[in-house]
Context: one part of a larger RNA
RNA sequence: CUGGGCGUAAAGGGUGUGCAGGCUGCCCCUCAAGUGGUGUAUGAAAGGGCUCGGCUCAACCGGGCUAGGUUAUGCCAGACUGAGGGGCUAGAGAGCGAGAGCGGGACGUGGAAUUCCGGGUGUAGUGGUGAAAUGCGUAGAGAUCCGGAGGAACCCCAGAGGCGAAGGCGGCGUCCUGGCUCGCAUCUGACGCUCAGACACGACAGCAUGGGGAGCGAGCGGGAUUAGAAACCCCGGUAGUCCAUGCCGUAAACGAUGCAUACUAGGCGUCGGGGGACUCAACCCCCUCGGUGCCGCAGUUAACACGGUAAGUAUGCCGCCUGGGGAGUACGACCGCAAGGUUAAAACUC
Numbered sequence: 001c002u003g004g005g006c007g008u009a010a011a012g013g014g015u016g017u018g019c020a021g022g023c024u025g026c027c028c029c030u031c032a033a034g035u036g037g038u039g040u041a042u043g044a045a046a047g048g049g050c051u052c053g054g055c056u057c058a059a060c061c062g063g064g065c066u067a068g069g070u071u072a073u074g075c076c077a078g079a080c081u082g083a084g085g086g087g088c089u090a091g092a093g094a095g096c097g098a099g100a101g102c103g104g105g106a107c108g109u110g111g112a113a114u115u116c117c118g119g120g121u122g123u124a125g126u127g128g129u130g131a132a133a134u135g136c137g138u139a140g141a142g143a144u145c146c147g148g149a150g151g152a153a154c155c156c157c158a159g160a161g162g163c164g165a166a167g168g169c170g171g172c173g174u175c176c177u178g179g180c181u182c183g184c185a186u187c188u189g190a191c192g193c194u195c196a197g198a199c200a201c202g203a204c205a206g207c208a209u210g211g212g213g214a215g216c217g218a219g220c221g222g223g224a225u226u227a228g229a230a231a232c233c234c235c236g237g238u239a240g241u242c243c244a245u246g247c248c249g250u251a252a253a254c255g256a257u258g259c260a261u262a263c264u265a266g267g268c269g270u271c272g273g274g275g276g277a278c279u280c281a282a283c284c285c286c287c288u289c290g291g292u293g294c295c296g297c298a299g300u301u302a303a304c305a306c307g308g309u310a311a312g313u314a315u316g317c318c319g320c321c322u323g324g325g326g327a328g329u330a331c332g333a334c335c336g337c338a339a340g341g342u343u344a345a346a347a348c349u350c
Base pairs, nucleotide, nucleotide: 003322004321005320006319007304008303012318014201015200016199017198021194022193023192025088026087027086028085029084030083031082033081034080035077036076037075038074039073040072041071048066049065050064051063052062053061054060091191092188093187094186095184096183097182098181099180103177104176105175106174107173108172109171110154115149116148117147118146119145120144121143125136126135162169163168206247207246208245209244210243211242215241216240220236221235222234223233258317259316260315261314262313263312266295267294268293269292270291271290272289273288274287275286276285299306300305323350324349325348332343333342334341335340
């Protein structure tokens, strides 16, 4: 390379948008580039096959015939791919009518709680632990009441619930804004799928500048524990956590499962919509579309398990794997303010 693979053995890119590329629905006509047939040309020797022969046989050797490869060209075929033309509506999109939602951004606003500050009452403790101590407190703490300040997060509702491409999103209101679902079948008429590169988004931590700082709290100081204690426990507490703007670009970024389409028993929940029957109406019930869960047949699987949300049966396209260590490292390149990130070896060794 071929092949075989990628939930857990090595292997799905963190996610999306999308150019090139690859692939692409149904019907009719044409062309004949691909494709197939046939004729001609081409076909070194050796080697292979068949056959005849020479060494006593064979290996070996010699003669004859033949197969195999490539390309060009003439003619023929017209299924499939392709090209051109025409048509269709089942894919895709648009329109109209409904609907659900912690989807995103900005501004505003509410209450509870912690902490701090001021004041009142009040007196000796409080706090903390396995037990303590450090700490706080007679300069009046803790407890309790009133008032104020400020920051962060939003109890119940809350659900195996919802939304989002992923990261993720949860008090309430307003404005701006993306996507989705259902119904009708009015329009377009394959306009589609996937996607190297590219571009955008991307938790936490971290970085830059400026702000903010209640609680929590790396590092740090102290108290304990212990043989020791660089920890676990306790008392403090800086960065940070929060906001604005700009970087970083990673993760067990997980369903450890790429995206799209079609097909393949059932059963039970739940969320959103449509229809039906019943009813005064709703619920229950039946059918149906879309999501999200559980169980399970066939089938798959090394097993575990998966099982219409497939890891089943197939097709298209992308990414990735190829023994362990060395190593996701060195070097180089690109990116970054830095931290570092991306790409990515070899010697050697088992």
Overview:
The prediction has a mean pLDDT of 89. Predicted 3D model of a 350-nucleotide part of an RNA (small-subunit ribosomal RNA, central domain) from an uncultured bacterium. It matches the Rfam family "Bacterial small subunit ribosomal RNA". The RNAcentral record of the full RNA draws on ENA.